Model confidence (mean pLDDT): 82 of 100. This is a predicted structure of a 520-nucleotide part of an RNA (small-subunit ribosomal RNA, 5' domain) from an uncultured bacterium. The full RNA is in RNAcentral, with records from ENA, Greengenes and SILVA. Rfam family: Bacterial small subunit ribosomal RNA.
Context: one part of a larger RNA
Formats: sequence, structure tokens, C1' cells
RNA sequence: GAUGAACGCUGGCGGCGUGCCUAACACAUGCAAGUCGAGCGAGAAAUAAAGGAAUGAAGCUUCGGUAGAUUUUCUUUAUGGAAAGCGGCGGACGGGUGAGUAACGCGUAGGCAACCUGCCCUGUACAGGGGGAUAGCCACCCGAAAAGGUGAUUAAUACCCCAUAACGCAAGAGAUACACAUGUAUCACUUGUCAAAGAUUUAUCGGUAUAGGAUGGGCCUGCGUCUGAUUAGCUAGUUGGUAGGGUAACGGCUUACCAAGGCAACGAUCAGUAGCCGACCUGAGAGGGUGAUCGGCCACAUUGGAACUGAGACACGGUCCAAACUCCUACGGGAGGCAGCAGUGGGGAAUAUUGCACAAUGGGCGCAAGCCUGAUGCAGCAACGCCGCGUGAAGGAUGAAGGCCUUCGGGUUGUAAACUUCUGUCCUAGGGGAAGAAACAAAUGACAUUACCCUUGGAGGAAGCCCCGGCUAACUAUGUGCCAGCAGCCGCGGUAAUACGUAGGGGGCGAGCGUUAUCC
Repeated sequence: GAUGAACGCUGGCGGCGUGCCUAACACAUGCAAGUCGAGCGAGAAAUAAAGGAAUGAAGCUUCGGUAGAUUUUCUUUAUGGAAAGCGGCGGACGGGUGAGUAACGCGUAGGCAACCUGCCCUGUACAGGGGGAUAGCCACCCGAAAAGGUGAUUAAUACCCCAUAACGCAAGAGAUACACAUGUAUCACUUGUCAAAGAUUUAUCGGUAUAGGAUGGGCCUGCGUCUGAUUAGCUAGUUGGUAGGGUAACGGCUUACCAAGGCAACGAUCAGUAGCCGACCUGAGAGGGUGAUCGGCCACAUUGGAACUGAGACACGGUCCAAACUCCUACGGGAGGCAGCAGUGGGGAAUAUUGCACAAUGGGCGCAAGCCUGAUGCAGCAACGCCGCGUGAAGGAUGAAGGCCUUCGGGUUGUAAACUUCUGUCCUAGGGGAAGAAACAAAUGACAUUACCCUUGGAGGAAGCCCCGGCUAACUAUGUGCCAGCAGCCGCGGUAAUACGUAGGGGGCGAGCGUUAUCC
């Protein structure tokens, strides 16, 4: 000098940041990923109309009735659109954590003639015909529940078949031009093979094939990347080849066979520690230390394993299996995963609200309106940090009183106070009042009783902490008497202690000041 700090004493305001470093310990509760009715079937509540049934008021009455309000219920039609279901897209982003990892994990520089890429952009071409199901609904069964079974029935942009088809794909044989070893590109030929889906308010939005682009990823390589030799040998899919398989793709990636290789004192193997970087701290620099917040990459999601779906996962809020733990149970069986945001217990020296809003920025879905969004924007708490401001200003000597010291003359506190004249930053109360909002004419602000401006009131509400032997700025008195105590080092204290305690005075910093810990 610095810190994601903590502790002690103290504490007025504002702006901007930061805030579980420990138990990757366990978690009550709420929320954090949905959306599309312009893909599909079915359609609850509610409303209106018509009809049927029941009820039977007022009025009229020849007392026999007539009349038909009101109310209830059923059916049909229309509007309506809840909850659930099929289907599409998104749940692989965004958010968290650093356990593991000494590794092509990361950084940097390259390579892929060995690769993929939904949505988006550009170009070319196309969309003809047909079929069978299934969820839902309904009926029945079964179960405490979670769930499940059977039957009947129904739709689609769900599924399947046929057709059409090339500059696509596969095979065959050929020409040209290149190259970096396997080869690559282009051209023309033959054979085989592969597609589609509609919606609608008629504006459009979608569908299929293929080529190119963009974006995002995958793989490979050179170099760099902590400590230990009181770890010296390690390795059988191990190193290479052939063949089969597998992958988007190269490859012992995998399998069979063959060969016996491969790594290592330029430190293999083993052990320990650790996410890496941009950066941050320090330093004149070279270096040394660190890897919080913010940004990039990686890994993980109770522990271990596995695949499915998909353009993309071996998937935090998906599935299956095993394990530990917790919960429900009718004991037969089930449910769960905060290292998302809040919050709880625990651990700890120690780290915040179960807040508001989608107004802005961004994301998902949707033609759109819009819906969702603990991302994000804001607010709350904390002197945790940095920066700024204030706690008044000017005048005021009879140098007041009090305190302390004293050689008893005085000195000092000290213009300090009192007192006089002012000011209004902050504060208080009232009024006004933004930008952030424009996409799109209108509308739309969580923050926000905001910032800011004007006025009212009144010096009123706002100073402490550490030190004073030397290092090191700052001295006297008194108490104590190697006691009590101090101390970063040297060292103080045993009767005149500037070093302990207290007081007066002084020095330093100041809403902070000291101490502790760590780094340079």
C1' cells in the first nucleotide's frame, strides 16, 4: 500500500459498488419455463332465444272460473370459452456452484483434403393420390394413494403407403485442372434410390428437397501451465499394423488376428495441492502474490451408472437402474432432490428481504394482441469498500468561572466559552416536479410521497478513536512500588516511573479510529 474481511470503541447524510471465503451440509414454504385455438378433436361454467313440465301472484268474475306475473326444472339452438388431451416450438438458453480435474482442461498460435449446424438470410425446384390407427371423451374393472387395465369410438401440420424428382445420395466407367500422403475440385454419361401440410379475416403465415451463407459447435496439433526423487522405473488395448464394426467426423473409439512395441533424470509413474484465463493487488521495473464481484472457457447438479428424445443433452427444476437420506401409507406400495430467487436449521470470527415490477433491456412461444420470465430493472438490510458533504460562519479579553500546574509572582486550557451579528449545506413541513417511453396513432413508469426546484422553521438534531521512552509527531502531576500492569522491537515497574493506572495538557487521523489475519 491492499482486502469479499472479522473484532473493540464510536457513529449524521448522500452517490456508486460489494455482501456464506466455513458444511458440493440437510432443507419447511412460495415462486424460478412455458407458449401456440391462425395445427386438431372434444368442450365445463355463464348468457340469450324458442319449446315442454310444474308453480300459481295482481286484476276481472255470473264465484263455476278466467288470467297468466314470478320461480324451479328439462330439451334444442346460438354466443362463450375454463380445465384436461393429441400436435408444434422452447424446456441443451438464461440462472447457480467450483466438488472433481495437473488434462489439448485452460491460454495462445494454427489445422480439418476427417466434420455437424434447429431458428435466420440468399437462390433453384416442388407440394398429386390414398390408408390405418391413437390420446382425449364414454362404459366397465382395479387401487388407500400414485397410478393402471379392458372394451367401444374420434381428429390432425401426429403416423404410414403409392406417385413425381435432381446440380441430392449410392454404385459403375471417363475427361480436365490441381495438391499437402491418404487425395480434391469441375464437367458430361448409365443404373438404382429418397419428399411434402396445411391454416386463414385472402393480407399472409407455414410445408418439402437441394445448393450457398451466417451463427453456433465437434475434432487434431506446436508452445506454455504448481510442489515432492525421503516417489525410478511405468505400461497388455498397452505401442503399431490388417480386417470387421461404430461415429457427424479422424482415431485402439471398439472387436478379432499379427508384430513387440510405447513413455521415462529434458523427471515417466506415484503422491500432494489446485478449476484455467482476461484480469486484480504490490513493485521504478523485472518480478512476487491472488483468481471475490464483471467478462470468456471448462466441469458439476444428493452419490454412482446408463441410455432415450432431439439440430443440439448422455439433460439442475426430463426418463430408467442402484445407493444413502427424508416424507406419505389402508403396510400391498408410493413421493422427493434449493451448487435457481428469497427463506430455515447447522457449521462459523463472519456475510442481507420468505420485497416490487415486467415500465426499460434481453429471452421463449405466438401472424398478432399477448402470455411467461426470482434473467433483468428497482427497492430493503449492513460504515463492508471508495468518493463527496456536514456537525456552523464572522466578531468577541475584563484573557470570566471551573480544572490542572506552580518557584505562589503567575502560567495554561484560551477567542476557546459566554455575548453580538449572520447563514441554511444537511434537517423539518408544505407545494411543484422530470428524464428514463418509444417502437406505433393512442396508451403504457416497478423505481416514485424519487432526483431536482420553490417556500416554512430553527444553530437548532449530528464527534469520536488511537497515541505521547527511542524507532515516531506529541509532557507534567499524582497513585502504585519487580506488585498491579505494559510491550511491534529494544525494553519499562524493586519509593522522586515523560514506558503501569488516573487527571490536566499535547500529537495524529476523523464518521471513523485502532487491533488481528493475509499478500507485495